Bacterial RNase P class A from Candidatus Udaeobacter sp., 366 nucleotides, folded computationally. The RNAcentral record of the sequence draws on ENA. Lineage of the source: Bacteria > Verrucomicrobiota > Chthoniobacterales > Chthoniobacteraceae > Candidatus Udaeobacter. The gene name in the source record is rnpB.
RNA sequence: AAAGUGGAUCAAGCAAUCGCUCUUUGCCUCAGGCGAAGGGAGGAAAGUCCGGACUCCGCAGGACAGGGCGGCCGCUAACGGCGGCCCCGAGUGAUCGGGGGAAAGUACCACAGAAAACAUACCGCCCGUCGCUAUCGCGAUGGGUAAGGUUGAAAAGGCGAGGUAAGAGCUCACCGGUCCAUCAGUGAUGGUGGACGCAUGGCAAACCCCGCCCGGAGCAAGGCCAAAUAGGAGGGUUGGGUGGUCCGCCCAUAGCCCUCGGGUAAGGUCGCUCGACCCUUUGAGUAAUCAUGGGGCCAGAUGAAUGAUUGCUGUGACUUUUUUUAGAAGUCACUACAGAAUCCGGCUUACCGAUCCACUUUAGUC
Numbered sequence: 001a002a003a004g005u006g007g008a009u010c011a012a013g014c015a016a017u018c019g020c021u022c023u024u025u026g027c028c029u030c031a032g033g034c035g036a037a038g039g040g041a042g043g044a045a046a047g048u049c050c051g052g053a054c055u056c057c058g059c060a061g062g063a064c065a066g067g068g069c070g071g072c073c074g075c076u077a078a079c080g081g082c083g084g085c086c087c088c089g090a091g092u093g094a095u096c097g098g099g100g101g102a103a104a105g106u107a108c109c110a111c112a113g114a115a116a117a118c119a120u121a122c123c124g125c126c127c128g129u130c131g132c133u134a135u136c137g138c139g140a141u142g143g144g145u146a147a148g149g150u151u152g153a154a155a156a157g158g159c160g161a162g163g164u165a166a167g168a169g170c171u172c173a174c175c176g177g178u179c180c181a182u183c184a185g186u187g188a189u190g191g192u193g194g195a196c197g198c199a200u201g202g203c204a205a206a207c208c209c210c211g212c213c214c215g216g217a218g219c220a221a222g223g224c225c226a227a228a229u230a231g232g233a234g235g236g237u238u239g240g241g242u243g244g245u246c247c248g249c250c251c252a253u254a255g256c257c258c259u260c261g262g263g264u265a266a267g268g269u270c271g272c273u274c275g276a277c278c279c280u281u282u283g284a285g286u287a288a289u290c291a292u293g294g295g296g297c298c299a300g301a302u303g304a305a306u307g308a309u310u311g312c313u314g315u316g317a318c319u320u321u322u323u324u325u326a327g328a329a330g331u332c333a334c335u336a337c338a339g340a341a342u343c344c345g346g347c348u349u350a351c352c353g354a355u356c357c358a359c360u361u362u363a364g365u366c
Base pairs, nucleotide, nucleotide: 001362002361003360004359005358006357007356008355009354010353012313013312014311015310016309017308018307020040021039022038023037024036025035026034027033028032042337046348047347049346050345051344052343053342054218055217056216057215066214067213068212069211070210071085072084073083074082075081086099087098088097089096090095100209101208105207106206108202109201122149123148124145125144126143127142128141129140130139131138132137157175158174160172161171162170176198177196178195179194180193181192182191183190184189222270223269224268225267232260233259234258235257236256237255238252239251240250241249242248277296278295279294280293282291283290284289314334315333316332317331318330319329320328321327
């Protein structure tokens, strides 16, 4: 200097004037008005994909059904999230992608190919017999073969040597695989040694099997106030009083509960922002995080506020000037994606530009 990989921050700032809204507070003629002080839309507020807090309903505990997750160990309120590690694969590398089970069963693998899974003999190779040939060899038939070739995403472990009529783990060594032992590790797993010729593909984001987890609904949740009429109809049932017992009657806001039906409101108010909150010192931990100490308060609207103008600064682009640069002056823009609605932790998606950190590879110089 170039090409990459992984991450982080910002998304203009300050002041004045006017306008809107919330909190605290003072006064007044108190549904409100006038002052003072302070606050007012994001990194995704988006999607509604996960998990919760909170609210109401249900519940004695299970089973079935349904759904979610899936290497190991940790973090967290929890999660399908985050951190670290193990194995497989891609890459020169920084890094990135993937992860229970195919020896329980069933299904599928188009086309091509001889054959697509206890799967195969198309071209081939070898031996015997017969016939034809001067020879080389050719044809028929019987037997052996799966090493070589064809097809495909994938074809009965790989490579080398020996052996054979020709071949084949047929035999041997190495690699791979399975099992056993031992060592290291919390563990996934890895190292070492031994034994065995060792079934013969892929696919479970196919059905399925295994292990673990999971009540339902959602702030339009849910309370309170106002308003109104048909305490209308039916069913069930508790306690007290009266009474010798039963029926009846009275009381308990209709006594309470359920179903049907009718009416009112289409309101007001709470929920509503102090939180698993934010910043930071120290300690523990590889880290995610946890603990302790100190400091801070940072929207709460409800047809839906959070805006407009001006000036200065800052950033970027363009032009001019100057001494190449630096500097100075002027003009323009401040943009993209996009706007809270109970709140929080994640994931995913969209995006104009600017800056920073760490690491990898290549070339050159010292």